Two RNAs folded together computationally: RNase P RNA and transfer RNA, 498 nucleotides in total. Rfam match: Bacterial RNase P class A. Model confidence (mean pLDDT): 75 of 100.
């Protein structure tokens, strides 16, 4: 100097003019004066977790959903920190994370064979036939058939000649080392052994199981011994295990004012996702009353009417004002603890609360960055810095109950740590 | 604010179980016909909305982004 990787910060400043929202004070009580204050790191996506509010169960269970190495942080989380193991990368770093001997399922095509499988080519052995009176194989010539780029070439078969020098074919058995197929093939290297091979045996290595020792809170790490030799992959397939989850959501939910018009059905119905249990509310009251019973003045009683309660359906009215509405798991500074996330102490500050929805418009100057041109300084060098002029640039983008995160979008940039490459001394 | 559904050839749509992408219409060519339509046959046409991941392999399974549609409030 270049390339890369990780983390943090910033999101321009000043002035003038005009125009806005909220809060407080004053006031001539209108929207007038003064003071204070007024968007984001993502305010976004609505992906997670909560606070808060309401619902008599939120208590239990099924179904369903989510998370998934270990330890910590936090109000909580699927987030953050630290560590462990694995994968990728030369590296800084990045990404991933329960269980495959609980069970079921999947793996096309190829291949003999894809889970405790399997024989295609090969290798070995037995038997039979041919063969030193010449096998396999190679070359040349001729014939026949087929194909093609067609008076020639090629495949296959037969015959002949030469070379060649011991096999060839069939069948039965053994084999799983070698070759082949595949993304993946039932440990690897070497030696012995065998008819040929194979962990068949041995040495070393990897892995697994069991036992033991040490380190660590733990995930795990290291070491020793024994051993059968080796008992795949996919769970972002179903599933199993552990942990967690009541439901809705500020258009939640309250208060006030105003206004209308009620009607019907059901009640072993209803109760904030589905189902069950539990729990709660209702299942009632009055009048009339055919009829019945008996101890003759009591009880029961279909049906009808009215009232009350609950649910559902239809119809009508209202959609106005206020609260919720911002003092918070808050911000800033500092000290202490901690590897860190973060926690604690002290001090200080109040930093939007709109309600069709405010912070904007114009101008000027400055700062920043890029390009071009010029000037000039430092250094042994590689290289670095400054000044002037002109031109250009400034992204993604704005609350609506509020916080903690994740994800996505984005540049005028700045700071720091680290890795690799190149150059100079 | 809450909750669902879609995106595949020029158009309309299938593709569920993860095995290498289809049908109809349209287009082109041929056959048939005196000619056209119909009919028959053939051909071509695809970054499966985009990106990342799991797997040997993804239209399909997981995550994120974009566009469109619908319902409640």
């Nucleotide at each position: 100097g270049g390339a890369g990787c990780c983390g943090g910060c910033c999101a321009g400043g000043c002035g003038a003019c005009c125009g806005c929202g909220c809060c407080g004070c004053g006031c001539a009580c209108g929207u007038c004066g003064c003071g204070g204050u007024g968007a984001g790191g993502a305010a976004a996506g609505u992906c997670c977790g909560g606070a808060c509010u309401c619902c008599u169960c939120a208590g239990g269970g099924c179904a369903g959903g989510a998370u998934g190495c270990u330890g910590g942080g936090u109000a909580a989380c699927g987030c953050c920190c630290a560590g462990g193991c694995g994968u990728g990368g030369c590296g800084a770093c990045a990404c991933g994370c329960g269980g495959a001997a609980a069970g079921c399922g999947c793996a096309a095509c190829a291949g003999a064979g894809a889970g405790c499988a399997g024989a295609c080519c090969g290798c070995c052995g037995g038997c039979g036939u041919c063969g030193u009176c010449g096998a396999a194989c190679c070359u040349c010539c001729g014939c026949g058939c087929c194909g093609c780029g067609c008076u020639g070439c090629g495949c296959c078969g037969c015959g002949g000649a030469g070379g060649g020098g011991a096999g060839a074919c069939g069948u039965c058995g053994g084999u799983g080392a070698g070759g082949g197929u595949g993304a993946a093939a039932c440990g690897g290297u070497g030696a012995g052994g065998u008819a040929a091979g194979a962990g068949c045996u041995c040495a070393c290595c990897a892995g697994c199981a069991c036992g033991g020792c040490g380190g660590g809170u733990g995930a795990c790490c290291g070491c020793c011994g024994u051993g059968g030799c080796u008992c795949g992959g996919c769970a972002a397939g179903c599933c199993c295990c552990a942990u967690c989850c009541g439901g809705a959501g500020c258009a939640a939910g309250g208060c006030c004012a105003a206004g209308c018009a009620g009607g019907g059905a059901c009640g072993c119905g209803g109760g904030u996702g589905g189902c069950c249990c539990g729990c709660c509310c209702a299942c009632g009251g009055u009048c009339g009353g055919a009829u019945c019973g008996c101890g003759u003045g009591c009880g029961a009683g279909a049906c009808g009417a009215c009232c009350a309660c609950g649910u559902c359906c239809c119809a009508g009215g209202u959609a106005g004002g206020c609260c919720g509405c911002a003092c918070g798991a808050g911000g800033c500074g500092u000290c202490g603890g901690g590897a860190g996330a973060c926690c604690g102490g002290c001090g200080u500050c109040c930093c939007a609360g709109a309600g069709a929805g405010a912070u904007g418009g114009u101008c000027g100057c400055c700062a920043c960055c890029c390009g071009c041109g010029g000037c000039c300084g430092g250094g042994c060098g590689a290289c670095c810095a400054g000044c002037c002029g002109c031109g250009g640039g400034g992204a993604c983008a704005g609350g609506a109950u509020c916080c903690g995160g994740c994800u996505u979008a984005c540049g005028c940039g700045c700071c720091g740590a680290c890795u690799c490459c190149u150059c100079c001394c | 604010g809450c909750u669902g559904g879609a995106g595949u050839a020029g158009c309309u749509c299938a593709g569920u179980c993860g095995g290498u992408a289809g049908a109809g219409c349209a287009a082109u060519c041929g056959c048939c016909u005196c000619g056209u339509a119909a009919g028959c046959g053939a051909u071509a046409g695809g970054u499966c909305a985009g990106g990342g991941g799991u797997u040997c392999g993804a239209g399909u399974c997981c995550c994120c982004u974009c566009u469109c549609c619908a319902g409640c409030u």